RNA sequence: GGAGCGGAUCGGAGGAUCGCUGCACGAAAGCGCAGAGGAAAGUCCGAACUCCAACGGGCAGCAGGCUGGAUAACGUCCAGGCGCGGCAACGCGACGGAAAGUGCAACAGAGAAUAGACCGCCAACCGAAUCGCGCGAGCGGUUCGGGGGUAAGGGUGAAACGGUGCGGUAAGAGCGCACCGCAUCGCGCGUGAGCGACGAUGGCAUGGCAAACCCCCUGCGGAGCAAGACCAAAUAGGGAAGCGAUGGAAUCGCCCGUUUCCGCAGUCAGCUUCCGGGUAGGUUGCUCGAUCACCGCGGUAACGCGAGUGACAGAGGAAUGAUCCUCACUCCCGAAAGGGAGCACAAAAUUCGGCUUACAGAUCCGCUCCAUAC
Numbered sequence: 001g002g003a004g005c006g007g008a009u010c011g012g013a014g015g016a017u018c019g020c021u022g023c024a025c026g027a028a029a030g031c032g033c034a035g036a037g038g039a040a041a042g043u044c045c046g047a048a049c050u051c052c053a054a055c056g057g058g059c060a061g062c063a064g065g066c067u068g069g070a071u072a073a074c075g076u077c078c079a080g081g082c083g084c085g086g087c088a089a090c091g092c093g094a095c096g097g098a099a100a101g102u103g104c105a106a107c108a109g110a111g112a113a114u115a116g117a118c119c120g121c122c123a124a125c126c127g128a129a130u131c132g133c134g135c136g137a138g139c140g141g142u143u144c145g146g147g148g149g150u151a152a153g154g155g156u157g158a159a160a161c162g163g164u165g166c167g168g169u170a171a172g173a174g175c176g177c178a179c180c181g182c183a184u185c186g187c188g189c190g191u192g193a194g195c196g197a198c199g200a201u202g203g204c205a206u207g208g209c210a211a212a213c214c215c216c217c218u219g220c221g222g223a224g225c226a227a228g229a230c231c232a233a234a235u236a237g238g239g240a241a242g243c244g245a246u247g248g249a250a251u252c253g254c255c256c257g258u259u260u261c262c263g264c265a266g267u268c269a270g271c272u273u274c275c276g277g278g279u280a281g282g283u284u285g286c287u288c289g290a291u292c293a294c295c296g297c298g299g300u301a302a303c304g305c306g307a308g309u310g311a312c313a314g315a316g317g318a319a320u321g322a323u324c325c326u327c328a329c330u331c332c333c334g335a336a337a338g339g340g341a342g343c344a345c346a347a348a349a350u351u352c353g354g355c356u357u358a359c360a361g362a363u364c365c366g367c368u369c370c371a372u373a374c
Base pairs, nucleotide, nucleotide: 001370002369003368004367005366006365007364008363009362010361012327013326014325015324016323017322018321020035021034022033023032025030037345041356042355044354045353046352047351048350049224050223051222052221061220062219063218064217065216066080067079068078069077070076081095082093083092084091085090096215097214101213102212103209104208118154119153120150121149122148125146126145127144128143129142130141131140132139133138162180163179164178165177166176167175181204182202183201184200185199186198187196188195189194228284229283230282231281238275239274240273241272242271243270244268245267246266247262248261249260250259291311292310293309294308295306296305297304298303329342330341331340332339333338
């Protein structure tokens, strides 16, 4: 100097005028102070809080799933193991079980699970032809065909039933051996997941997929601040009492009537008063809390502990805005002076802890590889 990896921070500054929301002061007019984010977002996890339900257990369903730790909790974080990718810094991983059972594997291919023979290889076997040798029985070779053997090599596939080499064989094959790998056991190290250039045994033994059903282990009652609590109008409806009016019920299809029964009771579209529920509306929940920053101590770290100082919006159709000036930054025009344009993603809504996603531009720290110079 180039190419990268990891982490952290900022994300316009100052001012003027006019407004908006909250709080304090004031009788009022008014005045003072405070007023969005790193993600306030998606609403995906985990909690606090509230109400409802609830004796316990099981089934079903959903979620999680290497180990140790952190935490109120978590599907989050930290540290580690293993696997994969990268020369490396480092990154990524739904990472329990495939000898419980069931199932799946397109296309290609001979064959896709206790597999398979298309090309190839094999003259040890059988037959034919032919050549050579031998007096002869026969022996040896070449070619073709057949049965059979084989899984070295080629070929198919995402995947073909350990790899390399030597021996062996007709050709071959863990068939035998050595090394590597694998499995089991032992030993050593580690809290553990696991690891070992350690030892023994086994020719290797049951391929892949569980983000297929399934099995195993663990967890889970539901709804959400529009939760919930309090105050409470008009109108309508409910109940009680009083006033007023009227005796009422049955008999009959209906009315009158009759008869019977009941009686300080019953009925009523009325009026007055009271009670209770709920609605509009208002108040509360509401923002200071498992909070954050700085400092010290403990811990590799996540994080914990401690003292002091400082910081922290609360709307409710929903404030946090509008206009202007100066400066900064980026781009364009210009020789210059200067002029013009732009300035990300996005905006609280009960509150926290996380995750994920969006983000113009700027800054800082640590590390890796390559090249060059000293």